[in-house]
């Protein structure tokens, strides 16, 4: 760093996915050990219970009991000392505003950052410096008493104090006034200075000296506090600038709101409040409102810009059950304080009380989900205290969780018989796998034993030394104590390989394949996709791969995504340029010279807290982890400098841009008045001629039009209204900003170009959110007009249907036309926004200028503006643009981010409607979408060919029959082929057999192969049952070989073996069971059609393309010629075989021309002839003329037996179609194994209401019948063919010469000729059925052969849409052979020769191919793609009569606590009068008011949920209906 996915394939756009890191996680499955670290994100949800704040006796007064001692004693129990000045508790002081939690609220000067504070406080602490006089009257505690149930609470009375109050004194402090100097943000502050108002705990410890009634009481220093007051650290409040979330479908908000003034409060400025006055005050740089959030340091990711988060830690801030409210204090509006209200708990004698874990522990609850009611105050750090100390769930620590991050084990080493087992196999064998076993070694970590830290520094005891006038203090050294963790961390010893592997993947992205189950089932899946019988994609197995105490999934975020693009995109056709114009904000802007210094730019500085990151060192063994220094913080503030550019000021300049003068013999430019009629139409009315039709279609047809007089007739005259014919270019001319604009004349008006000199202005430019304006057609309002044309709407037609289309006939007072108002939209297109400038050319036009030449006209150069076409660089995904950019750039504006849902709902705004503007989301898809390229396909072109189609000839379809099939029946009617290309096809032969089907009877190693045992030779003949298979019986026979032994050599006897027969056991045999879509092999088919490809090479990003187009020619991609190709395969011919002519050999069994000779080539000859069968010649467009491009080649023609591949035959490119075949064979899989094998009998395969293909005989006279006469090829013949003969009407039958065949047979050839009969008839045509009787084969003709003979005599009288073959030895006729085969349904199939035509003008049309072009949304490729509605099911949304929650405005009522005012007649020790009583100040209680939570009524917004019914989307498996859309898609859209 990038993959993977749209397509046959390519290129580019686009979305969606996947590989990488992260986590405060969870879930699965596993789980050995230690460090560090995190650990309720959900219910700011409720909370038992214990603990989290106290401490000071060195402020104060006061002051116990248990227990214990002694002593008394009435033995009941008192006194008394110790407990002990404890304990509890109060008064005061300090401190509970830290520390802990949380994240609900808050879009804020809340946070961040940098100023300010001349507008401000600060408790303890540090520093300087003064001071610490002098009186007073209460309280609590306590004790008595009274209420309650408790919580508490009131009263009497009695005391203290660093509680409280009063006076004095004031250096300095602080207020107000006065002058004065300095600074100053011009507000004002500082400084000196004058004279006036505020305070003390005269405590507390402990000392040493003096006097003492021994109670103390004075000195005199320490100490430890206090009072003012000076600076200082540290803290806290206030402003200010800047900066950091969405929603414009939230555009205006604002009345204490803006600013003033006077007052008030506050530590302090300030509408903070309150009054009066004035009308401000914010906002498109987003105010106001709605929504989400605690911010930030940092944290995750990233190259980086950036995007996400804001756990832990740290800083700020807000909150403490909701709400309001204050009080005390240096600090709170106070988590663990107080009042009130509410809500929930909980106690209650019901009368009242008590609580607020978002402290740390736990608890229920909620949830995928988050710990222990642990130890300690030993370190840290805190609060109180002179200290010891005391308090700390702050914090050390220790549990528990693989939650995460490091680090460490689960053993080294050596071992092949490559064990066994496992899996897999082509069975040979691989794999697992050195893997294990075994031998040898180590001892980390877990286990035991022992030893054992560092965190401790201070404070205390002790001692010893300073210091001081002395001790305690206080300073320095020694010594002893004091650790939650914990006997932990480490360090030794001891034994033993011992206790310690999982998970996830393996089709492709993505490392990682097998086998077996499974059968679109059951699953999987991040995206593409996988699974319908051979799954590397489901599950299992062994095997791999990859990470490991862990691996997966799941969420989530940032990457990849250059897929919002500042770095770093686009915008003709892929998503995107507003329909145009004029124009404000705002953005951008020419040349020259000066100033200035906001932007920029550079030194300096100060800040940017720490931790984190980054670097170097260090410290736990390492590492995580910590520690220290360094760097770094891309900001932000002062400051100093610099001026280049920009910005600003000032002063100039003309090139931009405007004006000014002249020309346009340029102009459908816009308005409004008027006129017209060469030609043609229309209708209308009137009139002439004139008659039966006219119109009007692809054809036709109507309530059409006409005898009431049309149509027609160049007729005549008269009306309307609409629209401008030729000029007029159509490769496209003018003119407007766009929309748009066309007869003539006038009248107004806008804009535009040229041209000359540089006359004037002197930057006045560009651009353009918003905002105006204009905007075809259609459509609305109101009035008018209305010929024609023509939605609607009627008819006729077409059509399965046609509520269309193309046509026809009618038509509306729709519209189209005026006037004046809406509308605001189009493919409003060049699908291209505006402006400037630069950057090659060539030709055409329109307007205008200049210059040459002609001076009539046409002409040639050049310029300026406009409008076309072709290109060059350059661009672009291609197509393409290309000085009129889609090129190089710069300026501004709009405007896109997947498809669909949707330009649609909801909300605004506009509009009289119709509608428009602006504009989502749920949901759903893996793509949609662009341009190119091969193909196919087109009811697109072109070009060619073919019995294609016309020309012909003859059939099929109608009959009857035979044969295949479909169907239908059957126990079965085996199985297969199915458009051409299946149907007289497998089958070139079903009566049995075959034969695979039925039905029934038998058989199980088997009908048939290999091995193996035990018997027998094989064989042959019998008996019984039985349909036969098949079971039984009896007998007969013993061979062949080989080796041993015996021998009378005859041979016997033992034992093997080969074949064969029985029998057994078991590997195994067997299957026309299944899968032609798992397969080889054949085979059909386009198609004997000209095609189909490669190799370099050249052109394209590329698929691909040229070659192979392209002009001619061919039967052909044939062959020629051109050509960025050049050349080669494989096809196409050509070589092979028949066959047509001759020639050369041979010449039996063929042959006979001469010669004998015979009934006969029968016999001798004969080798000439025909013929046979071998090889050979022969045709090559060779050769003459003409076309042609000098070719190729065509077209005549000459010779030839034959001529233009002479006729045929074999031969089938590359590929299609999952074509046909598993039943010919072969052959994976799978199935079945006393059966789906295998024997047997007998049945079906031969049914038959019926549908169709192939053919067969006919329907007659070109014929039928009799008789006669002729002339063939190819074949076959031994289980064969069979002659003469004979015997039967005849099939045959008997006999049997000849022939394994150029000899002998089959064998007659038939039409055809001669001749008779028949004479148009269901016949003398046709011959079906049907009885009879026969042959023949064969083991058997009933189911079901084929023939023969007699009788029988059906239907047919040439065959409807329709369809088939044939172009010459062809069709058409006519006969003969084979092959199977016993025998035959053969009329079929394969040959074989007789006889023997017609037509083709021609390629318009069919049906099929070829090459070229087009068009395409088709690629399974038109048998294609694909579009609504309906029906059904689900699934999200909109409406909606309403209802039910939340939130918030306004407005009224009520009105707690409480602050403040203000009233206090009740209430009071301290001050002042006053002997007192009393009254004064003051202060309370209480009253009243303003203001106020919650509450409550009434009304709006605003949000959210349900909601009868309804509207539309989506999405679903084969519904229904019809065909709109890709092709000219059959009406172009």
């Nucleotide at each position: 760093a990038g993959a993977g996915u749209u397509u046959g394939a390519u290129c580019a756009u686009g979305g969606c996915u996947c590989a990488g890191g992260a986590c405060a996680a969870a879930c699965g499955c596993u789980g050995g050990c230690g460090g560090c670290g995190c650990g309720c994100a959900u219910a700011a949800c409720a909370c038992a219970u214990g603990c989290a704040a106290g401490u000071c006796g060195a402020g104060c007064g006061a002051g116990a009991a248990a227990g214990u001692c002694a002593c008394c004693u009435u033995c009941g129990g008192g006194u008394g000392g110790c407990a002990a000045g404890u304990a509890g508790a109060g008064c005061g002081g300090c401190g509970g505003a830290c520390g802990g939690g949380u994240g609900a609220g808050u879009a804020a000067c809340a946070c961040g950052u940098g100023g300010g504070u001349a507008a401000u406080c600060u408790g303890c602490c540090c520093u300087a410096a003064g001071g610490u006089u002098u009186g007073g009257g209460a309280u609590a505690a306590c004790u008595c008493c009274u209420c309650g149930a408790a919580a508490g609470a009131g009263g009497u009375g009695c005391u203290a104090a660093u509680a409280c109050c009063g006076g004095a004194u004031a250096a300095g402090a602080c207020c107000a006034c006065g002058a004065a100097a300095a600074c100053u943000g011009c507000g004002g502050u500082u400084u000196u200075u004058g004279g006036g108002g505020u305070a003390a705990a005269a405590g507390g410890g402990g000392g040493u000296c003096u006097c003492u009634u021994c109670g103390g009481a004075g000195a005199c220093a320490c100490u430890c506090g206090c009072c003012a007051u000076u600076g200082g650290a540290g803290g806290a409040g206030c402003c200010c600038g800047c900066g950091g979330c969405c929603c414009a479908u939230c555009a205006g908000c604002u009345u204490g709101u803006u600013g003033g003034u006077a007052g008030g409060g506050u530590a302090a400025c300030g509408g903070c409040c309150u009054a009066c006055c004035a009308a401000g005050g914010c906002u498109a740089c987003g105010a106001c409102g709605g929504g989400u959030a605690g911010c930030u340091g940092g944290c995750g990711u990233g190259a980086g810009a950036g995007c996400g988060c804001g756990a832990c830690c740290a800083a700020c801030c807000a909150c403490a059950c909701u709400g309001g409210g204050a009080c005390u204090g240096a600090g709170a509006u106070a988590c663990g304080g107080c009042c009130c209200a509410g809500a929930c708990u909980c106690c209650u004698a019901c009368g009242g009380g008590a609580g607020g874990c978002a402290g740390c522990a736990g608890u229920g609850a909620g949830g995928a989900a988050u710990a222990u009611u642990g130890c300690g105050c030993a370190a840290u750090g805190g609060g109180c205290g002179a200290a010891a100390g005391c308090c700390u769930g702050a914090c050390g620590c220790a549990g528990c969780g693989a939650c995460g991050c490091c680090g460490u084990g689960u053993g080294g080493g050596g071992g092949a018989a490559g064990a066994a087992g496992g899996u897999c196999u082509u069975c040979g064998g691989a794999u697992u796998g050195u893997a294990a076993a075994c031998c040898u070694c180590u001892g980390u970590c877990a286990a035991g034993a022992g030893g054992g830290a560092a965190g401790a520094a201070g404070c205390a005891g002790c001692c010893u030394g300073g210091c001081c006038a002395a001790u305690u203090a206080c300073c320095a050294g020694g010594u002893u104590g004091u650790g939650a963790c914990g006997g932990u961390a480490c360090c030794u010893c001891u034994a033993c390989a011992g206790g310690a592997a999982g998970c996830a993947c393996u089709g492709g992205c993505u490392a990682a394949c097998u086998c077996c189950g499974u059968g679109c089932c059951a699953g999987c899946a991040g995206c593409c996709g996988c699974g319908g019988u051979a799954a590397u994609a489901c599950g299992g197995a062994g095997a791999g791969u990859g990470c490991a105490a862990g691996c997966g999934u799941u969420g989530u975020c940032c990457g990849g995504a250059a897929u919002u693009a500042c770095u770093g995109g686009g915008c003709g056709u892929a998503a995107a340029g507003c329909g145009g114009g004029u124009g404000u904000a705002g953005g951008c802007g020419g040349c020259c010279a000066g100033g200035c210094a906001g932007g920029u730019c550079g030194g300096g500085u100060g800040u940017g807290a720490a931790a984190u990151c980054c670097c170097u060192u260090g410290g736990c063994u390492c590492a995580a982890c910590c520690a220290a220094g360094g760097a770094a913080g891309u900001g932000c503030g002062c400051u100093c400098g610099a001026a280049a550019c920009u910005a600003c000021c000032u002063g100039g300049c003309u090139u931009g841009a405007g004006a000014a003068u002249g020309g346009c013999a340029a102009g459908g430019g816009g308005a409004g008045g008027g006129u017209g009629g060469a030609a043609a139409u229309u209708c209308c009315c009137c009139g002439g001629u004139g008659u039966a039709g006219g119109g009007g279609u692809g054809a036709a047809a109507u309530u059409c039009c006409g005898u009431a007089g049309a149509u027609a007739u160049u007729c005549g005259g008269g009306a309307a209204g609409a629209a401008u014919a030729c000029c007029c270019g159509g490769u496209g001319g003018g003119c407007g900003a766009a929309g748009g604009c066309g007869a003539c004349c006038u009248c107004c008006u806008g804009g535009g170009c040229c041209a000359a000199a540089a006359u004037c202005u002197g930057a006045c430019g560009c651009u353009g959110a918003g905002a105006c304006c204009c905007g075809a057609a259609a459509g609305c309002g109101u009035g008018g007009g209305g010929a024609g044309c023509a939605a609607a709407c009627a008819g006729g037609a077409u059509u399965a249907g046609a509520u269309a289309c193309c046509c026809c006939u009618g038509g509306u007072a729709a519209g189209u036309c005026c006037a004046c108002g809406c509308c605001g939209u189009a493919a409003a297109c060049g699908a291209u926004g505006a402006g400037u400038g630069c950057u090659a050319g060539g030709u055409g036009u329109u307007g205008g200028g200049g210059g040459c030449g002609u001076u009539u006209a046409g002409g040639c150069c050049u310029u300026c503006a406009g409008u076309g076409c072709c290109g060059a660089a350059g661009u672009u995904a291609a197509c393409g643009c290309a000085u009129u950019a889609a090129g190089c750039a710069c300026u501004c504006c709009g405007c896109c981010u997947g498809g669909g849902a949707a330009g649609u709902a909801c909300g605004g705004c506009c509009g009289c409607a119709a509608g428009g503007c602006u504009a989502a989301a749920a949901c759903u898809c893996a793509a949609a979408g662009g341009a190119a390229u091969u193909g196919a396909c087109g009811g697109g072109g072109g070009c060619c060919c073919g019995c294609a189609c016309a020309a012909g000839c003859g059939g099929u379809g109608g009959a009857g029959c035979a044969u295949g099939u479909g169907g239908u029946u059957u126990a079965a009617u085996u199985c297969g082929a199915u458009g051409c290309a299946a149907c007289g096809c497998g089958a070139a032969g079903a009566a049995c057999c075959u034969u695979a089907c039925c039905u029934g009877g038998g058989c199980u190693u088997g009908a048939c192969a290999u091995g193996c045992c035990g018997g027998g030779a094989a064989u042959c003949c019998u008996u019984u049952g039985g349909a036969a298979a098949c079971a039984u019986u009896g007998g007969a026979g013993u061979g062949c070989u080989c080796u041993c032994a015996g021998u009378u050599c005859g041979c016997u006897g033992a034992g093997g073996g080969a074949a064969c027969c029985c029998g057994g056991a078991c590997a195994c045999a067997g299957g026309u069971g299944c899968u032609g879509c798992a397969u080889g092999g054949c085979u059909g088919u386009c198609g004997u059609c000209a095609g189909c490809u490669c190799g370099u090479g050249c052109c394209g990003u590329g698929a691909g393309g040229u070659g192979u187009u392209a002009g001619g020619u061919u039967a052909a991609g044939u062959c020629c010629u051109g050509c960025a190709a050049c050349g080669a395969g494989c096809g196409c011919a050509a070589c092979c075989c028949c066959u047509g002519u001759c020639c050369u050999u041979a010449g039996u069994u063929a042959c006979c021309a001469u010669c004998a000779u015979u009934c006969a080539g029968u016999u001798g000859g004969g080798g000439a002839c025909u013929c046979u069968a071998a090889g050979g010649a022969g045709a090559c467009u060779g050769c003459c003329g003409g076309u042609g491009u000098u070719a190729a080649a065509c077209c005549g023609g000459a010779g030839g037996a034959a001529g233009g591949u002479g006729g045929g035959g074999a031969c089938g490119a590359c590929g299609u179609c999952a074509a046909g075949u598993c039943a010919u064979c072969a052959u994976g899989g799978c199935c079945u194994u006393u059966a789906u094998g295998u024997c047997c009998a007998g049945g079906g395969c031969u049914a038959c209401a019926c549908a169709c293909g192939u053919g067969c005989u006919a329907c007659a006279a070109u014929g039928g019948u009799c008789g006669g006469u002729a002339c063939a090829a190819a074949g076959g013949g031994c289980a064969g063919c069979a002659a003469u003969c004979u015997c039967g009407c005849g099939a045959g039958g008997g006999g049997g010469a000849g022939c394994g065949a150029a000899u002998c047979c089959c064998u007659a050839a038939a039409a055809a000729c001669c001749g008779g009969c028949c004479u148009c008839a269901g016949u003398u045509c046709g011959g079906a059925u049907a009885g009879c009787a026969g042959u023949c084969u064969g083991c058997a003709a009933u189911u079901c052969g084929a023939c023969u003979g007699c009788u029988u005599g059906a239907a047919g009288g040439c065959g409807g849409a329709a369809u088939c073959g044939c172009u010459a030895g062809u069709a058409a006729u006519c006969g003969c052979u084979g092959a199977u085969c016993a025998g035959a349904a053969a009329g079929g199939c394969a040959g074989c020769g007789g006889u023997g035509a017609a037509u083709a003008c021609g390629u318009u049309c069919c049906c099929g191919g070829g090459c070229c072009u087009u068009g395409u949304a088709c690629a399974c490729a038109c048998c294609g793609c694909c579009c609504g509605u309906c029906a059904c099911a689900c699934c999200a949304u909109g409406g909606g009569a309403g209802u039910u929650g939340g939130u918030u405005g306004c407005a009224c009522c009520c009105g707690a606590a409480g602050u403040c005012a203000u009233c206090g007649g009740c209430u009071c020790a301290a001050c002042c009068u006053g002997c007192a009583a009393g009254g004064g100040a003051g202060a309370g209680a209480g009253g009243u008011g303003c203001c106020g939570a919650a509450g409550g009524u009434g009304u709006g917004g605003u949000u959210a949920g349900c909601g009868a019914c309804u509207g539309g989307g989506g999405u679903g498996a084969a519904g229904u209906c019809g065909u709109a859309a890709c092709a000219a898609g059959g009406u172009a859209a």
The RNA shown here (small-subunit ribosomal RNA) has 1533 nucleotides and comes from an uncultured bacterium. The sequence is in RNAcentral, with records from ENA and SILVA. Rfam family: Bacterial small subunit ribosomal RNA. The coordinates come from a structure-prediction model, not an experiment, and the mean pLDDT is 83.